[in-house]
RNA sequence: GCGGCCGGCCAGGUGGCCGCUGGCGGCGGUCAACGCCGAUCGCCAGAGGAAAGUCCGGGCUUCACAGGGCGAGGUGCCGGCCAACUGCCGGCGGGGGCGACCCCAGGGAACAGUGCCACAGAGAACAAUCUGCGUCCCCGCCUGCCCCGCAGGCCGCGGCGCGAGGGUGAAAACGUGCGGCAAGAGCGCACGGUCUGCGGCGGUAACGUCGCUUUCGGCAAACCCCACCUGAAGCAAGGUCAAAUAGCUGGCACAGGCGCCGCGAGGCGCUCGGAGGGCGGCCCGCCCGAGCCGGCUGGUAGACCGCAAGAGCCGGCCAGCAAUGGUCGGCCCAGAUGAAUGGUCACCACCCGGCAUGCGGCGACGCAGCCGGGCACAGAACCCGGCUUACGGCCGACCGCCGCU
Numbered sequence: 001g002c003g004g005c006c007g008g009c010c011a012g013g014u015g016g017c018c019g020c021u022g023g024c025g026g027c028g029g030u031c032a033a034c035g036c037c038g039a040u041c042g043c044c045a046g047a048g049g050a051a052a053g054u055c056c057g058g059g060c061u062u063c064a065c066a067g068g069g070c071g072a073g074g075u076g077c078c079g080g081c082c083a084a085c086u087g088c089c090g091g092c093g094g095g096g097g098c099g100a101c102c103c104c105a106g107g108g109a110a111c112a113g114u115g116c117c118a119c120a121g122a123g124a125a126c127a128a129u130c131u132g133c134g135u136c137c138c139c140g141c142c143u144g145c146c147c148c149g150c151a152g153g154c155c156g157c158g159g160c161g162c163g164a165g166g167g168u169g170a171a172a173a174c175g176u177g178c179g180g181c182a183a184g185a186g187c188g189c190a191c192g193g194u195c196u197g198c199g200g201c202g203g204u205a206a207c208g209u210c211g212c213u214u215u216c217g218g219c220a221a222a223c224c225c226c227a228c229c230u231g232a233a234g235c236a237a238g239g240u241c242a243a244a245u246a247g248c249u250g251g252c253a254c255a256g257g258c259g260c261c262g263c264g265a266g267g268c269g270c271u272c273g274g275a276g277g278g279c280g281g282c283c284c285g286c287c288c289g290a291g292c293c294g295g296c297u298g299g300u301a302g303a304c305c306g307c308a309a310g311a312g313c314c315g316g317c318c319a320g321c322a323a324u325g326g327u328c329g330g331c332c333c334a335g336a337u338g339a340a341u342g343g344u345c346a347c348c349a350c351c352c353g354g355c356a357u358g359c360g361g362c363g364a365c366g367c368a369g370c371c372g373g374g375c376a377c378a379g380a381a382c383c384c385g386g387c388u389u390a391c392g393g394c395c396g397a398c399c400g401c402c403g404c405u
C1' cells in the first nucleotide's frame, strides 16, 4: 500500500428570513368561580438507528377459565442472564476458511412404525449385473487312455459364485493397507471414522480421554414418537361525558264568548285571549303563533381519558470472562389524528472525482491548494425487550499478501 475480518461511534454545525405541532406566560372576551374561547406577541420543546417488516416475547386492557383429557401451535447440546422469548452471553460438539474469524432447530440407528431419494444410472435399500472378475461346482466343446469313468485343455454366447475395478450420480451397502480366496467381500487382522452399552479418570454439565463391547447409505425445518411450553383478541383494546333522531314520562298551553250550518259527533266565521318564538342584551311596541319546556333509558355524531415518569436516559463506582446485576449522583426527553417536526440563503465541516500546482517520499501514495459534484436509508401513532431487512461515513484491534528498510 492492497485485500479481508471483528467491534465501537456519528447520522451534519452556526446564523438570517418565512412557516408547522404541543406546552407555558402575557393580552382581550365570557363566567360567581373553576374553566372556556379568540387573535396576535414572547419563551421552551419537537423522530430513528433502524421510527420499517410486523417475525418472536412482555407490560396494559376486555372476554373466558374447578380439574383432567383430545386437538392445534411452538421449542429441542450444556451452564448462565432476563419481566419474557424462536433473544443474549460463555462453553461443548460438528462444519467452512491459509488466517483473523464465521456458520449449525444440534432429541429419537439399538424401546415402535411408515414414507421419500429428481436427472443420470444395471441398481437409490428384504440389493442388482451395464462394462466386468473367477472357473472350485453344474452344463457345453476338444484331446488322451479300448469303453464307462478319469485326467488335461478351450470358450464365457448358457449356468453358478462375486461385490473388488470401470462407468452413472449429490449420495452406490464404512475408509486405507495386509492377509485370505477360484475370484472376491468386515470374511479376518491393524489403524482410522460412525454408533451402542459398561467401566476408570477429568469436568457443575454438555462432553473429553483410555480400555472392553457393539453397529454401519442419506432425509424427521417428511409423517410420526419422546420431553417441555402455550387460553383468546388486541389502543379501532377499553373507559368517561354526551348532540341529533326514536321511545317512556312529568308539567304548561291550545281557553272562553257570539253567530251560522248539521238530527248528531262536529265544522266554518268573527271577537277576545294564548305557552312559546322572532326583531343581536333589557323595557315598550310590532309580527308569527299550536305546540313548548323538563326528566329518564340508550350511547350514534363529537369531545375527553387511556397517552407520555418509564423493565426510562446520562455519568461514576463495585461484582462478573461476558450477557447482566447492584449502588450513588444528575436529568425530564415528541404526542400529531387527512396526521406537525419543514423550506430557503450564507459560511463552515464531511465524502467522491479531476488537476499541467506546492511540500514530503526511491516509489505506490500522503498532506495542502484549486475546480466540479454529492451529503444516504428513511418519518413516531399505546409502550418496551429482541430478531430481520434497508443504508452514508468515521475510528480502532486483528489477519493475509506485496514492496522498502
Base pairs, nucleotide, nucleotide: 001401002400003399004398006396007395008394009393010392012348013347014346015345016344017343018342020046021045022044023043024042025041027038028037029036030035048377052388053387055386056385057384058383059382060234061233062232063231072230073229074228075227076226077091078090079089080088081087092106093104094103095102096101107225108224113223114222115219116218117217130166131165132162133161134160140154141153142152143151144150145149174192175191176190177189178188179187193216197212198211199210200209201208202207238305239304240303241302247296248295249294250293251292252291256271257270258269259268260267261266276288277287278286279285312331313330314329315328316327317326318325319324350374351373352372353371354370355369357368358367359366360365